c-di-GMP-I riboswitch aptamer, 108 nucleotides, folded computationally. Its mean pLDDT, the model's own confidence on a scale to 100, is 82. The sequence was found by an Rfam model in a public genome assembly.
RNA sequence: AAGUGAAAAAGGCAAAACAACACGAAAGGUUGUGACGCAAAGCUUCCGGUCUACGGCCUGACGCCAUAUUUCGAUUGGCAACAUGGUUAUGAUAGCGGGGUUACCAGC
Numbered sequence: 001a002a003g004u005g006a007a008a009a010a011g012g013c014a015a016a017a018c019a020a021c022a023c024g025a026a027a028g029g030u031u032g033u034g035a036c037g038c039a040a041a042g043c044u045u046c047c048g049g050u051c052u053a054c055g056g057c058c059u060g061a062c063g064c065c066a067u068a069u070u071u072c073g074a075u076u077g078g079c080a081a082c083a084u085g086g087u088u089a090u091g092a093u094a095g096c097g098g099g100g101u102u103a104c105c106a107g108c
Stems, first nucleotide, its partner, number of pairs: 003108001004106002012038002017033005023028001036095001042101003046098003049093003055088004059083002063079004
């Protein structure tokens, strides 16, 4: 120095749950309590997965406006709002996996 993590030491992190937040549209995050676990459960969205869908797009019935012929209807085109609908990451997850990167201790 590289591999490895058997025993030990110094220490580290902190799942679920509960409470709070003049954080967030949500997923989720932060703080406190907590202690399931973790040898990188330090850091990093580069790759794949998963979660969410504010906004965008699509679809939908209804409404409104326009639309050949005298009128109405139909047709076609347009518009707005709505939906328990579909889709989409630019959001989230590093304690889902891989990669990158830094690091404590030590038998071999």